Predicted 3D model of a 469-nucleotide part of an RNA (small-subunit ribosomal RNA, 3' major domain) from an uncultured bacterium. RNAcentral holds the full RNA, with entries from ENA. Rfam family: Bacterial small subunit ribosomal RNA.

Context: one part of a larger RNA
Order: sequence, then C1' cells, then structure tokens
RNA sequence: UGACGGGGGCCCGCACAAGCGGAGGAACAUGUGGUUUAAUUCGAUGAUACGCGAGGAACCUUACCCGGGCUCGAACGGCUAUGGAAUAUGUAUGAAAGUACAUAGUCAGCAAUGACCGUAGUCGAGGUGCUGCAUGGUUGUCGUCAGCUCGUGCCGUGAGGUGUCGGCUUAAGUGCCAUAACGAGCGCAACCCUUACCGUUAGUUACCAUCAAGUAGAGUUGGGGACUCUAGCGGGACUGCCGCCGUAAGGUGCGAGGAAGGUGGGGAUGACGUCAAAUCAGCACGGCCCUUACGUCCGGGGCGACACACGUGUUACAAUGGGGGGGACAAAGGGCAGCUACCUAGCAAUAGGAUGCCAAUCCAGAAACCCUCUCCCAGUUCGGAUUGGAGUCUGCAACCCGACUCCAUGAAGCUGGAUUCGCUAGUAAUCGCGCAUCAGCCAUGGCGCGGUGAAUACGUUCCCGGGCC
Repeated sequence: UGACGGGGGCCCGCACAAGCGGAGGAACAUGUGGUUUAAUUCGAUGAUACGCGAGGAACCUUACCCGGGCUCGAACGGCUAUGGAAUAUGUAUGAAAGUACAUAGUCAGCAAUGACCGUAGUCGAGGUGCUGCAUGGUUGUCGUCAGCUCGUGCCGUGAGGUGUCGGCUUAAGUGCCAUAACGAGCGCAACCCUUACCGUUAGUUACCAUCAAGUAGAGUUGGGGACUCUAGCGGGACUGCCGCCGUAAGGUGCGAGGAAGGUGGGGAUGACGUCAAAUCAGCACGGCCCUUACGUCCGGGGCGACACACGUGUUACAAUGGGGGGGACAAAGGGCAGCUACCUAGCAAUAGGAUGCCAAUCCAGAAACCCUCUCCCAGUUCGGAUUGGAGUCUGCAACCCGACUCCAUGAAGCUGGAUUCGCUAGUAAUCGCGCAUCAGCCAUGGCGCGGUGAAUACGUUCCCGGGCC
C1' cells in the first nucleotide's frame, strides 16, 4: 500500500424477507461423469463445465476404430528432364478408392515456344500431432459494480500520502458545500437503435369516411388522401411550473398540465484490472515432433454402447381438467432446386393434377379463449412410455441409426425427503406462431414474435455478493 476478520459505521442488489411458479420423486429427450468397447474422436469441470463448442453425427460431416489403397501426394507455387493438345467414351478387376488397358480426338504460333494433361526428380507441401504455462486475436467472470488513474503543487528521509477525505445528495467519484490542493483522463451520464404520443411530407401492393358502379358475399371497380397503416423529417419531458422541506445540490406531493414524470420501458455500449480462467480444434503464430506417415483417398463401423450417478429440459399425475361439435382475434419472420391456394384419391402421413407469387400484391385453419354436448373422481374417456402390425416421405442408401401417419398395446406416475432455482409488471405464469442450421431429421434445444395476464415487497436483524470510511 493492499487483502482478510465469526471488528465497527454507512449504503446497495430477487441477497434475505413477502409472494407466485418450478427443480429434487415418475417416464422420456438431451448433455456429462463412470463403465464398457476395435473405436465409443477432441475440448469445456465450483460460482464462470454439464440442450456448452455442435445454428442439424445414417454416408459426407469426422478429427476415432478395422480393412483396402497412394507417396510431388486430396489442394497450391517454382525449377529441370521427358512424353502427349485438351477432352470424351468404353472394357476388365474391385466393396469402393484405385489398378490395368482400349477407342475416338490432334490446340495456338512461321518458328523458338506457350497453355493444358501425364511421367521422373528436386526446393517448397501436408499434420484437427504437443505446448492456451511461449503467444496474437476473441470470450467468460467479478459487474453496467462505481470505480481506476494522471500532470503540476504540497506533505513525508522513504515506501507513499494528498487530490479521490469530511457533511448533505444521487442509480452513479451524480452533484452541492467545505477543503493544500488546482485541474485533467479512462469509466458514469448524454450522443445511437427501438417502443409509447402528436404534427408534417408521401399514398402502392396498404386503407375505405363521403359519392357512384357492382355482388350470393367481397375495397371487387371508378374514385378518394379523411382514417388505419407504412417510412422519412420534425415536435415532445427539462424537476420546466406550483406547494412544502433544504444554504445549495436535491427531496417530496391520489399537485397541475400531459400520451408519457422525475433515468418513461427495452436494447446496444463492459473503465484500470482479477482468475498463469477458456480457446494451438474457428483463424493466426514461436518452439518441439511425424514425413511410403502422426500426411492422404476409399468401404464399413464408431461418435447413438449401458449394472449406475449428476445437470438441463419435455410430458404428466387431472374436473380452473380430458374428449366431440360450432364460433372469434395476432405479431414477427420465410419463400424459385422455393412457398403453394383450389380440385381429386386416401381414415391419415401424403400422392396426382392445377393456380398465384421473386411477394405490404400470392402462400401457411394461431392456440389458449367463447358457446354447447359428454365424462363424475376411478390408475379413470387422466397419463402417454413401451411394444406388435400396416404405411408415407426424404435420400445412392433409413439394419446398426431418420422423421411422420394409422390400427392395436396402455408402463411408471395420485404433486415428490433433505435441499434448491427463477421472477418486482405487460414481469412471473400460461398459450400458440415464426426463423436459423437443414435433402431429411432424432428441436422437448437455441433465437425471436405476439395472445391472455397475476400475487407480493412490513422491512434490512439474519444468509450470499458488492461499494465507501
């Protein structure tokens, strides 16, 4: 000077408390440990690993294992020698890769030669091999916490201190006052995006109040520029006004006005640094190692194993519910090797036709909800695992190892011990919809979108983390 204390003071945070819903028990999905295995590739491991890298493992991917091949090599650059245009087609063998041959073909340039393809050789190649404790870059975390520093001056022999402390205040080292300090920088805040209100400009593919046409119905047509909406530009909120408290900063008010009130909500934004934190397998890179193999191609297998243990989820255990019928209302995204109306066949997955759309134009029943009928508390008309059969689709190919449909089957499970997690408002809870990846899909994951829409916070003694003295 820091750090630490079952030392003290002050102050924050879903930290506790007050509430709501979960996890821990069941089945399944998924990740991990362990075990097994020829291989079950590698990494991530308290918080800060474990639906994580992986935003798509049947082949490919793929790095692992077994087997069959290649050695200038799967890709690329230079040089030397040598042969041939390139290229196309076929045969044999083989699991394929490959290996061995055959046929057609005969480039540009006067030539030297050049482009391209092969053969021999050489200098480079290649390595998801090791080291994240040699590194760059990037990332997690403390933490969106309010801190971390500098110049000059002053104090101290010096390390260092002061400033940055104190009082009040703030979400904030945010400000005000005081002051041997005076200023400044990185952070805070603001500037950026989005959302909530209004004005204005514009009016197609969106809209339809008025007028007209038109229909079984329909902005369907003429038209309109009002409204909604779309998307550009502006306005608006600043404790600005009022009351009270305060020297001030500021605080406070079921105060006014206002769509919005004291940072309006959300996002992006992460200071100096900490953890020799993570990553040599995204990429780059020092060093070390392999070079007829630790490189590379192919076929098959594995990454999907299963006495077990843990994490994260999905579905349930039912009546605030299950099933049948009828009715209503979104947003945000996506679409040409695509999304597909409609018709026909099929119980269905889907198939065969057919039409619109490169899309504010065409495409895709939102669900919970409301009405009505039924079930009557039961392992059930709850629950859907598992298994049998029959199919559909994608794809060269669904045995290992895909999804979906139909019929049958109908397991555990009656609200879960100790313990533990999330959340303070359009939030939790609940309901569906979309997208990326993608032939298909093991998505119950991830990232978004809207619909319905709560309860509670006395308080800071205690637990955890953090800030200042």